[in-house]
Molecule: SAM riboswitch aptamer (S box leader)
Organism: Gracilibacillus lacisalsi DSM 19029
RNA sequence: UUCUUAUCCAGAGAGACGGAGGGAUUUGGCCUUAUGAUGUCUCAGCAACCAGUCAUUUUUGACACGGUGCUAAUUCCAAUAGAUAAGAA
Numbered sequence: 001u002u003c004u005u006a007u008c009c010a011g012a013g014a015g016a017c018g019g020a021g022g023g024a025u026u027u028g029g030c031c032u033u034a035u036g037a038u039g040u041c042u043c044a045g046c047a048a049c050c051a052g053u054c055a056u057u058u059u060u061g062a063c064a065c066g067g068u069g070c071u072a073a074u075u076c077c078a079a080u081a082g083a084u085a086a087g088a089a
Base pairs, nucleotide, nucleotide: 001089002088003087004086005085006084007083008082013043014042015041016040017039021032022031023030026079027078028077029076044071045070046069049067050066052063053062054061055060075081
């Protein structure tokens, strides 16, 4: 990078640095932002895909130390499409 499967109306933010846009892309909306966005770091939290532990009617449940992910708005909304996880090439 491509393919397959699953999920995407639930949930969860503070501080420091920094200083202008941001909400993936395009179009159209809507929203957010100097009462400090995007981003980086620290800590905290949410979730439970994989791994793990325990229980179990063997398929479900519980837990949350590990690998990821996530913590404005239903993936912000519509059309395209995209994101994440696991596996395969």